[in-house]
RNA sequence: AGGGCCUUAGCUCAGAGGUAGAGCGGGAGUCUCCAAAGCUCCGCGUCGUGAGUUCGAUUCUUACAGGCCCUG
Numbered sequence: 001a002g003g004g005c006c007u008u009a010g011c012u013c014a015g016a017g018g019u020a021g022a023g024c025g026g027g028a029g030u031c032u033c034c035a036a037a038g039c040u041c042c043g044c045g046u047c048g049u050g051a052g053u054u055c056g057a058u059u060c061u062u063a064c065a066g067g068c069c070c071u072g
Base pairs, nucleotide, nucleotide: 001071002070003069004068005067006066007065010024011023012022013021018055025044026042027041028040029039030038048064049063050062051061052060
């Protein structure tokens, strides 16, 4: 320099046009003399950034940024 893949919750990952979920973690409550465990409740998010397409974008296109790999 050229090419491919990845980027979504605190972490590991789903979701592939109709407005975002799981597990773990975390918080609150209950129980207890106090804790732990159990039980109940809460997603805790500008979907990496900008632009484009669309009635509508996490999803499609594009540029950039970061990470991993391949070729020379």

This is a predicted structure of a 72-nucleotide RNA (transfer RNA) from a bacterium. Its Rfam family is "tRNA". It is annotated as a transfer RNA.